[in-house]
């Protein structure tokens, strides 16, 4: 240089163009002499970034960052 994969809450990941969602963590409350388990409930997501397309974009097309993998 080329070619492909990967980017979604604090972590691990889901998701057919049509409401962003699950585990774990966290915070609160139940219960316990009390802690851990256990339930029960809240809160947290500019879907990497920027443009197009579309009534409607995490999903589809362009670019550009990162990072991994291959060829040169």
């Nucleotide at each position: 240089g080329g070619c492909g994969a990967u980017a979604u809450g604090g972590c691990u990941u889901a998701g057919c163009g049509g409401u962003a969602g699950a585990g774990c963590a966290a915070u609160g409350g139940a219960c316990u002499u009390g802690u851990a388990a256990u339930c029960c409930a809240u809160g947290g997501g500019u879907c990497a970034g920027g443009g197009g397309u579309u009534c409607a974009a995490a999903u589809c097309c362009c670019c550009u960052u990162a990072u991994c993998g291959c060829c040169u």
Transfer RNA from a Candidatus Bathyarchaeota archaeon, 72 nucleotides, folded computationally. The sequence is in RNAcentral, with records from ENA. Its Rfam family is "tRNA". Rfam's curators write: Transfer RNA (tRNA) molecules are approximately 80 nucleotides in length.